The RNA shown here (FMN riboswitch aptamer (RFN element)) has 151 nucleotides. It was read from a public genome assembly, where an Rfam model found it. Rfam family: FMN riboswitch aptamer (RFN element). Rfam links the family to the GO term FMN binding. Model confidence (mean pLDDT): 82 of 100.

RNA sequence: UAAUGUCUUCAGGGCAGGGUGACUCUUAUCGGAUAACAGCAAUCCGAUAAGCCAGAAUUCCCGAUCGGCGGUGACAGUCCGCGGGCACGAAAGUGCGGGGGCCGGUGAAAUUCCGGUACCGACGGUAUAGUCCGGAUUAAAGAAGGUGUGU
Numbered sequence: 001u002a003a004u005g006u007c008u009u010c011a012g013g014g015c016a017g018g019g020u021g022a023c024u025c026u027u028a029u030c031g032g033a034u035a036a037c038a039g040c041a042a043u044c045c046g047a048u049a050a051g052c053c054a055g056a057a058u059u060c061c062c063g064a065u066c067g068g069c070g071g072u073g074a075c076a077g078u079c080c081g082c083g084g085g086c087a088c089g090a091a092a093g094u095g096c097g098g099g100g101g102c103c104g105g106u107g108a109a110a111u112u113c114c115g116g117u118a119c120c121g122a123c124g125g126u127a128u129a130g131u132c133c134g135g136a137u138u139a140a141a142g143a144a145g146g147u148g149u150g151u
Base pairs, nucleotide, nucleotide: 003149004148005147006146007145008144009143010142017062018061019060023055024054025051026050027049028048029047030046031045032044033043034042064131065130066121067120068082069081070080071079077119078118085096086095087094088093101117102116103115104114105113123134124133125132
C1' cells in the first nucleotide's frame, strides 16, 4: 500500500395546540321478536328523534413537525444513483413498482449555502395515517474497525 477473502460492530426521524363528529352510548317514541290464549312488564332487534355538563380521528380540517446511504467544483428529503415495498426462487438472484423545487442573493464554483415561497413520503390495520399500531429484537444502501492473502 493496489487488489481481494473473512469476521465484528454500527446503520431513520417525526402531531404542541385547536376544530369537526363517522361510530358508540344514554333517553324517548314507534314497529317487530320472545312456540303452544290475550294484555302488561321486562329483555333483545330495527327505525326515527334528542342529548356532548357522555365517549370518540396523533388518520378528516386549521395548525405543528420529520428528512436513510453514496456521489456531485461548497454542506442536497425534491440533481444523479442506491436502499426500503411486492411477486417468483432452496439460494444466488430476476422481474415489477419507485414521490417531490422553483425564484432571488453571495461566490471561481452551490437545483446542495443564505433569504423567500412551494412540494413529497411503501405495505397491512384502524374514521381517510410521512408522524399511531404491525410485519420489524427483521432486512438493507452503506459506514467504521479487526484479521488473513497479496502488489